[in-house]
Context: one part of a larger RNA
Molecule: small-subunit ribosomal RNA, 3' major domain
Organism: Nephroselmis rotunda
RNA sequence: UGACGGGGGCCCGCACAAGCGGUGGAGCAUGUGGUUUAAUUCGAUGCAACGCGAAGAACCUUACCAGGGCUUGACUUACCAGGAAGGACCCCGAAAAGGGUCUGUGCCCCUUGGGGAAUCUGGAUACAGGUGGUGCAUGGCUGUCGUCAGCUCGUGUCGUGAGAUGUUGGGUUAAGUCCCGCAACGAGCGCAACCCUCGUCUUGAGUUGCCACUUCGGUGGGAAAACCCUCAAGAGACUGCCGGUGAUAAACCGGAGGAAGGUGAGGAUGACGUCAAGUCAGCAUGCCCCUUACGCCCUGGGCUACACACGUGCUACAAUGGGCGGGACAAUGAGUUGCUAACCCGCGAGGGCAUGCGAAUCUCAAAAACCCGUCCUUAGUUCAGAUUGGAGGCUGAAACUCGCCUCCAUGAAGCAGGAAUCGCUAGUAAUCGCCGGUCAGCCAUACGGCGGUGAAUCCGUUCCCGGGCCUUGUACA
Numbered sequence: 001u002g003a004c005g006g007g008g009g010c011c012c013g014c015a016c017a018a019g020c021g022g023u024g025g026a027g028c029a030u031g032u033g034g035u036u037u038a039a040u041u042c043g044a045u046g047c048a049a050c051g052c053g054a055a056g057a058a059c060c061u062u063a064c065c066a067g068g069g070c071u072u073g074a075c076u077u078a079c080c081a082g083g084a085a086g087g088a089c090c091c092c093g094a095a096a097a098g099g100g101u102c103u104g105u106g107c108c109c110c111u112u113g114g115g116g117a118a119u120c121u122g123g124a125u126a127c128a129g130g131u132g133g134u135g136c137a138u139g140g141c142u143g144u145c146g147u148c149a150g151c152u153c154g155u156g157u158c159g160u161g162a163g164a165u166g167u168u169g170g171g172u173u174a175a176g177u178c179c180c181g182c183a184a185c186g187a188g189c190g191c192a193a194c195c196c197u198c199g200u201c202u203u204g205a206g207u208u209g210c211c212a213c214u215u216c217g218g219u220g221g222g223a224a225a226a227c228c229c230u231c232a233a234g235a236g237a238c239u240g241c242c243g244g245u246g247a248u249a250a251a252c253c254g255g256a257g258g259a260a261g262g263u264g265a266g267g268a269u270g271a272c273g274u275c276a277a278g279u280c281a282g283c284a285u286g287c288c289c290c291u292u293a294c295g296c297c298c299u300g301g302g303c304u305a306c307a308c309a310c311g312u313g314c315u316a317c318a319a320u321g322g323g324c325g326g327g328a329c330a331a332u333g334a335g336u337u338g339c340u341a342a343c344c345c346g347c348g349a350g351g352g353c354a355u356g357c358g359a360a361u362c363u364c365a366a367a368a369a370c371c372c373g374u375c376c377u378u379a380g381u382u383c384a385g386a387u388u389g390g391a392g393g394c395u396g397a398a399a400c401u402c403g404c405c406u407c408c409a410u411g412a413a414g415c416a417g418g419a420a421u422c423g424c425u426a427g428u429a430a431u432c433g434c435c436g437g438u439c440a441g442c443c444a445u446a447c448g449g450c451g452g453u454g455a456a457u458c459c460g461u462u463c464c465c466g467g468g469c470c471u472u473g474u475a476c477a
Base pairs, nucleotide, nucleotide: 001477002476003474004473005472007471008470009469010468011467012466013465015461016460019424020423021422022421023420026315027314028313029312030311031310032309033308034306035305042053043052064301065300066299067298068297069296070295073127077126078125079123080122081121082120083119086103087102088101089100090099091098107116108115109114129290130289132288133287134286138284139283140279141278142277143275145273150189151188152187153186154185155184156165157164158163169180170179171178195267196266197265198264200235201234202233203232204231205230206229211222213220214218238261241255242254243253244252245251317417321376322375323374324373325372326371327370333364334363335362338357339356343352344351345350383414388409389408390407391406392405393404394403430453431452432451433450434449435448436447
């Protein structure tokens, strides 16, 4: 000087408390451990691994296993010889591979031969190749403490020195934020602001949007005067004003005006560093290792196993509910190998025909919770839907291992979950549906977004956890 303390003081944070809803019990989904296996590829492992890499494992992916094959190789560059490339078909084979027949002559230079580019076949050698090892050799990127308020420097001063001072102190703040004081005076990286979205208004602009008429299928017309909306430019909030408190300071409390008030709400933004944290399997890369194999191709299997254990979720256990009929209101988005209207067929998944739309125009599309009416009456039930049987639909060469969906039947556990434990302070929690990426399809209940309905509680800081500043002890560094 740090670190640590079941030392002290001060102060924060959904840290506790107050409150609401969960997890832990059930069934299922998913990840992991374990076990099994020819293989169940690999990585991630307290917080900060475990719906994580994986924003899509039937083949492919795929890195694993078995079997069948290749050896200048699937891929890059260079040399030689031959043939353009390419296309069609046959044999063999599980395919990869192998064998054969036919067709075919292009582009540029020069044109008698020929040469070249691109591409294929054969040969030879330098080499290719490796998701093999090492994240404790590395780059890059990321997590975490932590959006915490800290971390430092120059000069000066003090100290033999390590170092101190500044950065401590009195107030204050979300903040090393600001004020005052002070052997310090300044400065940098952080904080804040500048950026984006939302909330109010103004101006400009107006089609596909808006308004009005309508035979309600659409068609036609009109206004840029306005509303809604859209998207650009601005205005607006600064403790600016008033009162009080305070050192007359910084600031705090209350009020006015205002769409918004003291950081308006949310996002992006992550200092010096810590964890030899994570990643050699995204990529790059040193070194080591393999080279008829640790490389490459293919078929099939596996990654989907199952006595168990854990994490994260979904659905429930019902009446604030379930079934049926009727009625209403969104926003974000996506769409041409795509989204598909209307109509017809089918109980349905879906099929047929066909229309519009590269989309403020058309489509996905119905929003759901909600409201009205009606049935059910506390029952393992008209709750719940696992499991299983049967019949179908769709994608795709192909759904046995191992897809999704529909209909009929079947109807399991489950009566609110022990110890323990998680999230959340407002348009939040809870609850309801909608969209997207990946994607042929999908094991999505995931993930990322969008809107609808919309709470309760915060006395307080003694305690648990994490953190900041000062101080104290130390046989630790």